[in-house]
RNA sequence: GGGCGGCUAGCUCAGCUGGCUAGAGCGCUGCUUUCACACGGCAGAGGUCAUGAGUUCGAGUCUCGUGCCGCCCA
Numbered sequence: 001g002g003g004c005g006g007c008u009a010g011c012u013c014a015g016c017u018g019g020c021u022a023g024a025g026c027g028c029u030g031c032u033u034u035c036a037c038a039c040g041g042c043a044g045a046g047g048u049c050a051u052g053a054g055u056u057c058g059a060g061u062c063u064c065g066u067g068c069c070g071c072c073c074a
Base pairs, nucleotide, nucleotide: 001073002072003071004070005069006068007067010026011025012024013023019057028044029043030042031041032040050066051065052064053063054062
């Protein structure tokens, strides 16, 4: 230098063919339970969907640029 893949909650990830309010598990907070802790139960907080632009009535999803990470080729 060329090619491919990834980037969504604190962490690991899902999100099918574009459709209204973006989710799960773990973690975190409060309550409950206990003498207390843990486990369990109930409730809750937490996201500029890496970033800029484009297409569209509508974008996490499609297109282009940029950044970062990984793999392959030279």
RNAcentral holds the sequence, with entries from ENA and Rfam. This is a predicted structure of a 74-nucleotide RNA (transfer RNA) from Victivallis vadensis. Its mean pLDDT, the model's own confidence on a scale to 100, is 80.